[in-house]
RNA sequence: ACGUGCUCACGGGGUCGGUGUAAUUCCGAACCGGCGGUAAAAGUCCGCGACCCGCUUGUGUCCAUUGGAUGAAGGCGGUUGAGCCGGUGAAAUUCCGGUGCCGACGGUGAAAGUCCGGAUGGGAGUAAGCACGC
Numbered sequence: 001a002c003g004u005g006c007u008c009a010c011g012g013g014g015u016c017g018g019u020g021u022a023a024u025u026c027c028g029a030a031c032c033g034g035c036g037g038u039a040a041a042a043g044u045c046c047g048c049g050a051c052c053c054g055c056u057u058g059u060g061u062c063c064a065u066u067g068g069a070u071g072a073a074g075g076c077g078g079u080u081g082a083g084c085c086g087g088u089g090a091a092a093u094u095c096c097g098g099u100g101c102c103g104a105c106g107g108u109g110a111a112a113g114u115c116c117g118g119a120u121g122g123g124a125g126u127a128a129g130c131a132c133g134c
Base pairs, nucleotide, nucleotide: 002133003132004131005130006129007128009126010125015029016028017027018026030114031113032103033102034048035047036046037045043101044100052078053077054076055075056074060070061069062068063067083099084098085097086096087095105117106116107115
């Protein structure tokens, strides 16, 4: 260095004003962009995660005559938004210039990417340590 196992830590950002009985939800102007990949750096290219849906497994709990209900953690599958033009260059839908677009679900005297909530959750992954083998 490599392989296997175990462990610790980290792991999501964003608002002001106006109108109005009431809006951080409308109007105006702003702001934000997880993770891995990609001859060169990505919200909008490829893939992943999470949310949502289905199947499966099922600790535990409750009822109970056989059994039934509920269901932590896990596995498999499905759905899942949005970009083009020009320039430079060996190479860029990633840089520079221009001009666009997208953003789950529930809640909230008024319609939410930005407020509240599930979330002190989950997690793609990042970094390091230890042991054994080689």
The RNA shown here (FMN riboswitch aptamer (RFN element)) has 134 nucleotides and comes from an Actinomycetales bacterium. The sequence was found by an Rfam model in a public genome assembly.